c-di-GMP-I riboswitch aptamer from Planctomycetes bacterium DG_23, 79 nucleotides, folded computationally. Rfam family: c-di-GMP-I riboswitch aptamer. Rfam's curators write: GEMM was predicted in a large-scale screen for bacterial structured RNA regulatory elements.

[in-house]
RNA sequence: CCUCGAUAAAGGCAAACCCGCUGUAAGGCGGGGUCGCAAAGCCGCGAGGGUCCCUUAAAGGGACAGCCAGGCUGCCGAA
Repeated sequence: CCUCGAUAAAGGCAAACCCGCUGUAAGGCGGGGUCGCAAAGCCGCGAGGGUCCCUUAAAGGGACAGCCAGGCUGCCGAA
């Protein structure tokens, strides 16, 4: 340095659920919470596959990055 990832140390994030606000909805934001996460950081002011919602006949408009894949970067170091 690469691979790899502990029952190690330090720090980080925060599912479900509850409360408030918001949206027709899927959902979003804030607070509490803590199931999990080594990229649950960024690309992302976003959507390749997939899933979900709304309107309609074709079709159109939206949502999810903690479902999978892709690009870039990155803390620690036991085996």